[in-house]
């Protein structure tokens, strides 16, 4: 210099004017509202709403049916179908990427065409017996065809002809011993070896009770339903006396009012510190949108440009998905020069 | 919030429990007719919405999305 691999930050600043809007404090005003200062106002995904929690309400959830959802191993977390690392298996020369990775040695099912035969298979062909002969009977999976797959693969040796029928290596399975926390791996024996499909039905083993902030609490206008009765209610100033009111008390109840609502398993820097690493401790210091028809916006100037995707609505972790102009860092491979 | 459903030929739907993708209008063309229409014959037109994966094989089965459309609170 080219090619390719993994990781990462960025999401506009500054400065001036005018707006929008949640808090605070002031100030006019009889009130309704108006002003004025001061401060905080979107995202890496707030998006899809695929997992998973907080919270809260309902039979307080114990155990069956049924549904689901997950499926190598260890660990991390409040939890997770997420996230590290680690086995196994595939890809690449390589950095490195992929991996729904239990069970068809419990049952059921399905395998079109082709082909004898798609799971207890004999169609040619091969060997043996019978038959004059056509052809029949038994053997055989080594040879042909077929097909995505044909009964473990090659070679020797055996055989009537063959066959793990014997042997040697290769590939599965079992079992011991050795290692590792464990998946699982390494050496050693045993000839033990009827396909494929569970992202078919289904079995196994683990977790899950349901519903969601339009959830729930509370206050209530209008208007209606039940029950009670001079007993007691409500307000005053915590209680009594007074005292004032005027039926009470339960239920429903508006597109209305307040709370649930933002400070929370919270972010970010910085030191230490355990871990390979997700993570986790401990100081420390700084920051924080909460609207309810729903605010974050415009315009001038500079910076080379700030152009993409897209905007909070109960909150928190993740997962996917959408993204523009630059940009950083660290490995590989090949070519050149030194 | 929470759910559920479709996408297949120009249109409008079928395709079962995974094995070569149909139909009906519609185009075409050739018969009939003096000529149009109606009717007969026939023919041509699809990578099943997009990428991925499972499998020998995927419109079908799993996942990831994209568009439209419902249903409840």
């Nucleotide at each position: 210099c080219g090619a390719g691999c993994a990781a990462g930050a960025u999401a506009g600043g500054a400065a001036g004017c005018g707006g929008c809007u949640g808090g605070a404090g002031g100030g006019c005003g009889a009130g309704a509202g108006c002003c004025c200062u001061c401060u905080g106002g979107a995202g890496g995904a707030a998006a899809g709403u695929c997992c998973g929690g907080g919270c809260u309400c309902c039979g307080c959830a114990g155990g069956g049916c049924g549904g689901g959802a997950u499926a190598g191993c260890u660990g991390u977390u409040a939890a997770c179908g997420g996230c590290a690392g680690c086995c196994g298996g595939g890809g690449g020369c390589g950095a490195c990427c992929c991996u729904a990775g239990g069970g068809c040695g419990a049952g059921u099912g399905c395998a079109a065409c082709a082909g004898a035969a798609a799971a207890u298979u004999a169609c040619c062909g091969c060997c043996g017996g019978g038959g004059c002969a056509a052809c029949c009977c038994g053997g055989u999976a080594a040879g042909g065809a077929u097909g995505a797959a044909a009964a473990g693969g090659u070679g020797c040796g055996g055989u009537a002809a063959g066959a793990g029928c014997g042997c040697a290596c290769c590939a599965g399975g079992g079992c011991g011993u050795g290692g590792g926390a464990g998946a699982c791996u390494a050496c050693g024996c045993c000839g033990c070896u009827g396909u494929g499909u569970a992202a078919a039905c289904c079995c196994u083993a683990u977790c899950c009770g349901g519903a969601g902030c339009a959830a729930c609490g509370c206050c209530g206008a209008c208007u209606g339903a039940g029950g009670c009765a001079g007993c007691g209610c409500g307000g005053u100033a915590g209680c009594c006396c007074g005292c004032c009111g005027g039926g009470c008390c339960u239920c429903g109840a508006a597109a209305g009012g307040c709370g649930g609502c933002u400070u929370g398993a919270c972010g970010c820097g910085c030191g230490g510190u355990g871990g390979c690493g997700a993570c986790g401790c401990c100081g420390u210091g700084c920051g924080c949108a909460g609207a309810c028809a729903g605010a974050u916006c415009g315009u001038u100037u500079c910076c080379a440009a700030a152009u993409a995707c897209a905007g909070a609505a109960c909150c928190c972790g993740g997962c996917u998905u959408a993204u523009a102009c630059g940009c950083u860092u660290g490995g590989u491979c090949g070519c050149c020069a030194a | 919030g929470a759910g559920c459903c479709a996408u297949u030929a120009g249109c409008u739907c079928a395709g079962c429990c995974g094995g070569u993708a149909g139909a009906g209008c519609a185009u075409c063309u050739g018969a009939c007719u003096u000529u149009u229409a109606a009717u007969c014959a026939g023919a041509g037109g699809g990578c099943c919405c997009g990428g991925g994966g499972u499998u020998c094989g995927a419109g079908u089965c799993c996942c990831c999305g994209a568009u439209g459309g419902c249903u409840c609170a």
Two RNAs folded together computationally: RNase P RNA and transfer RNA, 411 nucleotides in total. Rfam match: Bacterial RNase P class A. It is annotated as a ribozyme.